[in-house]
Large-subunit ribosomal RNA, domain IV from Aquiluna sp., 355 nucleotides, folded computationally.
The RNAcentral record of the full RNA draws on ENA.
Taxonomically the source falls in Aquiluna (Bacteria, Bacillati, Microbacteriaceae, Luna cluster).
The coordinates come from a structure-prediction model, not an experiment, and the mean pLDDT is 87.
Context: one part of a larger RNA
């Protein structure tokens, strides 16, 4: 030097990615307690005061002889309480110390945003989260030998359940809501027409060969056998016709126009299946960008509130809010501190040096 601890003048986050770490706080009683709120909470909110010991007075409670009453009469039951003892307080007076929750145990707090409602779950051994789950919502399949799943099968799970049930998918408490598009893909329904497999069918062709023709080479060639094979018939599917978006998904461009300017409620035109509604918006989404304005600071690429020019938000791949909750993620303040200005000392240990 390093490691584990202890203390520290003045300052008090100036440290740093970040108050990381370490302080502060901490108990009990009493007083007091805001916004907001789903009226439960928030809340131990915040913020204060008191606390030892001795004596006295006193409230309450427990135990409790006695006394009274009742009786199926006994070592019975009920009620009542004195003294004493015990427990826990209240009030008053006094008293010691620097200090009385005297040690130990033992919340720092407040404000404001984002995300997720919540308690839970997770990468055993670098991630605990905004990820997963969740109650709730929706769509869809399934009529029971159910659908779905495992298995070649038998069989089994589902379920000794029966649509208020079971499976799958998406969303994710609650509140307000959830717009338009069915052209593509998917799913469901339809069956007139087109296409179409195996199969049926067998027009026709080929091979072989008796026979026939020929001097020969060769030609022709019935039946049988082998083989190729057209027309025609032929289901679902596909084409086709509809429906369906809390199915997969999608949700425009150009030009002109108002009595300053600017802007465009308005008009024109092209394209589309339809052209993004409500709400939100430089956002966990904004490139330009440290956008612009306001707030906070002496000074703010972060933060909060607005604006809308949304490169490239948007409605169950849910939209926007939301009390409570969070070892979540930003920003601010109070308190507090060796995080720092700036380091010092102490205790123990490792190491090192000497003997």
């Nucleotide at each position: 030097c390093c490691c584990a601890g202890g203390c520290g003048a003045a300052g008090g986050a100036a440290c740093u990615c970040u108050g990381c770490a370490a302080u502060u706080u901490a108990c009990u009683a009493c007083c007091g307690u805001a916004a907001c709120u789903u009226c439960g909470g928030g809340a131990u909110a915040a913020g204060g005061u008191a606390g030892g010991c001795u004596c006295g007075u006193u409230c309450g409670c427990g135990u409790g002889a006695u006394u009274g009453c009742c009786c199926u009469c006994g070592c019975g039951g009920c009620a009542u309480u004195a003294a004493g003892c015990g427990c826990a307080g209240a009030c008053g007076a006094g008293u010691a110390g620097c200090a009385u929750a005297g040690a130990a145990u033992a919340g720092g707090g407040a404000c404001u945003a984002g995300c997720g409602a919540c308690u839970g779950u997770u990468u055993a051994c670098c991630a605990a989260a905004a990820a997963c789950a969740c109650a709730g919502g929706a769509c869809u399949c399934u009529g029971c030998g159910a659908a779905a799943u495992c298995g070649c099968a038998a069989g089994a799970u589902g379920a000794c359940g029966u649509a208020u049930a079971g499976g799958g998918u998406c969303u994710g408490a609650c509140g307000c809501c959830u717009g338009c598009c069915c052209g593509g893909u998917g799913c469901u329904g339809g069956a007139a027409g087109g296409u179409u497999a195996a199969a049926a069918g067998g027009a026709g062709g080929g091979g072989u060969c008796a026979g026939c023709c020929g001097c020969a080479a060769g030609g022709u060639g019935a039946a049988g056998c082998c083989u190729c094979g057209a027309a025609u018939u032929g289901a679902a599917g596909c084409c086709c016709c509809a429906g369906u978006a809390a199915a997969c998904g999608g949700c425009g461009g150009c030009c002109g126009u108002a009595a300053c300017u600017a802007u465009a409620a308005c008009g024109g035109u092209c394209c589309u299946a339809a052209g993004g509604u409500a709400g939100c918006g430089a956002a966990a989404u904004u490139c330009c960008u440290u956008g612009u304005c306001g707030g906070g600071u002496a000074a703010g690429u972060u933060c909060c509130g607005a604006c809308c020019u949304g490169c490239a938000c948007g409605a169950a791949u849910g939209g926007c809010g939301u009390a409570a909750c969070g070892a979540c993620u930003g920003g601010u303040c109070c308190g507090c501190u060796g995080u720092c200005u700036c380091c010092g000392c102490c205790u123990g240990g490792c190491a090192c040096u000497c003997a």